[in-house]
RNA sequence: CAUCUAGAGUAGUGGAGGGACAGGCCCUGUGAAACUACAGCAACCCACCCCUAAGGGGAAAGGUGCUAAUUCCGACGGCAAUAUUGCCGCAAGAUG
Numbered sequence: 001c002a003u004c005u006a007g008a009g010u011a012g013u014g015g016a017g018g019g020a021c022a023g024g025c026c027c028u029g030u031g032a033a034a035c036u037a038c039a040g041c042a043a044c045c046c047a048c049c050c051c052u053a054a055g056g057g058g059a060a061a062g063g064u065g066c067u068a069a070u071u072c073c074g075a076c077g078g079c080a081a082u083a084u085u086g087c088c089g090c091a092a093g094a095u096g
Base pairs, nucleotide, nucleotide: 001096002095003094004093009038010037011036012035013034017027018026019025023073024072039067040066041065044063045062048057049056050055071092076089077088078087079086080085
């Protein structure tokens, strides 16, 4: 700096936690985290093509990433309606 309401999981090992972070709400012995294998999703980098360049297009072999829930909601601020809900923005975080 860009993106984050889309998309994509099985098996083995393992044996109680996990969802970053108050709180909430969820997942989990019908097997959590972690590791491994294979599979898949995506298209940030990259191959390749056009182009003087800037830039545009772009396959999925390679480098990352990801494969419950909107980044699960939410925290801080604002707006609307009113005592709870809806919307917007910031912060924080994740990935490149």